[in-house]
Molecule: Glycine riboswitch aptamer
RNA sequence: AAGACUCUGGAGAGACCGGUUGAAUCCGGCGCCGAAGGGGCACGAAGACAGGGUUUAUCGAACCCGGCGCUUCCAAACUCUCAGGCAAAAGGACAGAGGGGC
Numbered sequence: 001a002a003g004a005c006u007c008u009g010g011a012g013a014g015a016c017c018g019g020u021u022g023a024a025u026c027c028g029g030c031g032c033c034g035a036a037g038g039g040g041c042a043c044g045a046a047g048a049c050a051g052g053g054u055u056u057a058u059c060g061a062a063c064c065c066g067g068c069g070c071u072u073c074c075a076a077a078c079u080c081u082c083a084g085g086c087a088a089a090a091g092g093a094c095a096g097a098g099g100g101g102c
Stems, first nucleotide, its partner, number of pairs: 005098005014030001016029004031086003037082001038080003044073004049067001051065006
C1' cells in the first nucleotide's frame, strides 16, 4: 500500500395484472432499470501470414518494409442484461472516516 471488519453518504426502474399474499417466495402474462457479480468492445502490445524491397552470379539464405486484414492479451461509470433489481426494509458500484498493516 491492499484486503477483512465498523460507522456515514449512496442512483435507477411496475406496492403492475391474474391464481393466494402486507411483502418476499411459487405459477402465468406484459413492461422497465444498471451501481453486487459476470460477459463484450477501443487504443496499444505480441505473434503468424499474404505482398514488396535490398545483399548475393543463381538456387538458397539473411535483413528491411509492410496490410481499416488474421490470432492472442487488454479498461471504464461505455455496452449486453446471463445473474440481480423495480414501496419500505435489505442489498448497492463508489466516496469519506475509523481500523489494520509495512